[in-house]
Context: one part of a larger RNA
RNA sequence: CCCUCGUUAAGGAACUCGGCAAUCUAACUCCGUAACUUCGGAAGAAGGAGUGCCCGCGUAAAGCGGGCCACAGUGAAGAGGCCCAGGCGACUGUUUAACAAAAACACAUGUCUCUGCAAACCCGUAAGGGGACGUAUAGGGGCUGACAUCUGCCCGGUACCGGAAGGUUAAAAGGAGCCCUUAUUUUGAGGUUUAUCCUUAAGAGAAGGGGUGAUUUGAAGCCCCGGUGAACGGCGGCCGUAACUAUAACGGUCCUAAGGUAGCGAAAUUCCUUGUCGGGUAAGUUCCGACCUGCACGAAUGAUGUAACGAUCUGGGCGCUGUCUCAACGAGGGACUCG
Repeated sequence: CCCUCGUUAAGGAACUCGGCAAUCUAACUCCGUAACUUCGGAAGAAGGAGUGCCCGCGUAAAGCGGGCCACAGUGAAGAGGCCCAGGCGACUGUUUAACAAAAACACAUGUCUCUGCAAACCCGUAAGGGGACGUAUAGGGGCUGACAUCUGCCCGGUACCGGAAGGUUAAAAGGAGCCCUUAUUUUGAGGUUUAUCCUUAAGAGAAGGGGUGAUUUGAAGCCCCGGUGAACGGCGGCCGUAACUAUAACGGUCCUAAGGUAGCGAAAUUCCUUGUCGGGUAAGUUCCGACCUGCACGAAUGAUGUAACGAUCUGGGCGCUGUCUCAACGAGGGACUCG
């Protein structure tokens, strides 16, 4: 010097990002116990008092009276610190085995949607299985996330649902025509055995075969017509105006599918920003209460509240302390020296 412990004058968070860590508190009995509240809680709230032994009465436990000792009676050990305010999440739960336990996940609740049973959906090539030996008060999927008060406007885009008149349209059907092939035939040239002959060149060309192929018919889908937001999503700008000033209930204008309603708001969201005012402090970029100029809140990607709950996060206070002023001593184990 390091580790693990113990004690400490005076002060008592001055330490520090932060009371991190370590103290304090602690059992039982009695008294007493606020706001708030979903009336269950909050609550062991908070804050106090007592606790041994002997005798008598009494006993289920208790209790009452008298007496005794100690510095000390839950005589050693073990055994909540508390309060105020706010954010988030209702809650108990779950999670990153081995850096994250949370405000994340789940949750009861709400809602949308699919599914009539050989269900939808999922696994499997299939058989088959799950769903379910269930049957819409059931099952699958999505979102939300107790409870309370609520959940506004937009269907133009995307999605989904419904519609079927018209447009477009596949395979398929159909076969107008065109092309190739050539029996035959026309014309020219040549041959000779002179024929309804042969060879050759250029045309025409039925049927058959092969190929190509238009008009036309032709479903869903798409276009189209409607609906749907607890579907994906979206929810404006400029100018003027009141008898001080300021502001604008009001007016004008442009654009839009519609221009953000209630509630909340410098917020887990506010850049400017340590906004401004108030509170708390001697002094407060944090905190609490307001204001609203919301860079860039906002209504089930839910909004705003909320008792209870939380090894949650934030601010404050009481108590308490070696966290600190500022360090000291002690114990054990290391390090170090010698062996």
Molecule: large-subunit ribosomal RNA, domain IV
Organism: Candidatus Ratteibacteria bacterium